[in-house]
Order: sequence, then structure tokens, then C1' cells
RNA sequence: GCCUCGGUGGCGGAAUUGGUAGACGCACUGGACUUAAAAUCCAGCGACUGUAUAAGUCGUGCCGGUUCGACUCCGGCCCGAGGCA
Repeated sequence: GCCUCGGUGGCGGAAUUGGUAGACGCACUGGACUUAAAAUCCAGCGACUGUAUAAGUCGUGCCGGUUCGACUCCGGCCCGAGGCA
């Protein structure tokens, strides 16, 4: 230099003929149970604005494009793994 695969909440990891992003697990937070804990059970758990559990906006490595609509398709770039030279 070229080719292939990959990049999604704090972590792992789903979701594709394009149609509500974040299933499931771990961690964490609150509660129940307990003398107290562990285990178990219930609920919550992306970011920002906001007094807020209201409401709103944003969010799939970054920047563009296609489309009514993009994690998904196209182009460029960055990073990681493997292969070729």
C1' cells in the first nucleotide's frame, strides 16, 4: 500500500429484504425480606435542557449523501483485528 471483518448506554451483547434503537445478561440505585448481611424477589437505570418522577431535544466511531424514513444502503475519514504484498 491492497483486501476482509468489526466500532451500538458504565461493561458484554442483540436488533438488517431500511419502519418505535437499545432485547438479554453483568454492574449500579431504591424498596421488600433479615437481628444484620448474603442470596432471592420487585422497581428503576443513555445524554442534555428543566425545580421535576412533567415536558422537550439529542443519541448506534466521525463527516456527508440517498430516502417519507438509515445501526442497517452509498462516499470519505479515524480506530481495532486478521490476511496479502
Transfer RNA from Parcubacteria group bacterium GW2011_GWA2_40_23, 85 nucleotides, folded computationally. Lineage of the source: Bacteria > Bacteria candidate phyla. It matches the Rfam family "tRNA". Rfam's curators write: Transfer RNA (tRNA) molecules are approximately 80 nucleotides in length. Rfam 15.1 lists 5,335,975 matches to the family in 14,413 species.